[in-house]
RNA sequence: GGGCCGGUGGUCCAGCCUGGUUAGGACGCCGCGUUCACACCGCGGAGAUCGCCGGUUCGAAUCCGGCUCGGCCCACCA
Numbered sequence: 001g002g003g004c005c006g007g008u009g010g011u012c013c014a015g016c017c018u019g020g021u022u023a024g025g026a027c028g029c030c031g032c033g034u035u036c037a038c039a040c041c042g043c044g045g046a047g048a049u050c051g052c053c054g055g056u057u058c059g060a061a062u063c064c065g066g067c068u069c070g071g072c073c074c075a076c077c078a
Stems, first nucleotide, its partner, number of pairs: 001074007010027004020058001029045005051067005
């Protein structure tokens, strides 16, 4: 330098192909119930401008362009 994959709550991951309801799940966290108490369990809640910038569109996590970070492979160099 080239190709491919990935970046979404604190953590891990789905959703992107086929644009459209309030971005969903598990774990974690907080509150309540339960318990002598803790754990487990049940119920409820907070928490993500979807890596960044721009474009297309009535509408973008999703499509297009550029950039950036991480991983894998290839090439080049002395």